[in-house]
């Protein structure tokens, strides 16, 4: 310099063309004498930026950021 994979909720990862979900954490409540552990409910993310294409895009298709591997 060059090819590949990756960039999604506080952390780890789904889904992959039809208006995004899980574990775990967080917040309240039961339960206990209290606490763990377990049960129930809740809040949290316009998807790396910026363009395209499409009736419609996290997903497709272009540049640019950023990680991580390879090769020189």
């Nucleotide at each position: 310099g060059c090819c590949g994979a990756g960039g999604u909720a506080a952390c780890u990862c789904a889904a992959c063309g039809g208006u995004a979900g899980a574990g775990u954490g967080c917040u309240u409540c039961c339960c206990u004498g209290a606490a763990a552990a377990g049960g129930a409910a809740g809040a949290g993310g316009u998807a790396g930026u910026g363009g395209g294409u499409u009736c419609g895009a996290c997903c497709c298709c272009c540049a640019c950021c950023c990680u991580c591997g390879g090769c020189a």

The prediction has a mean pLDDT of 83. This is a predicted structure of a 72-nucleotide RNA (transfer RNA) from a Candidatus Portnoyibacteriota bacterium. NCBI's taxonomy places the organism under Bacteria, Bacteria candidate phyla, Candidatus Portnoyibacteriota. Its Rfam family is "tRNA". From the family's description: Transfer RNA (tRNA) molecules are approximately 80 nucleotides in length. The family's RNA type in Rfam is transfer RNA.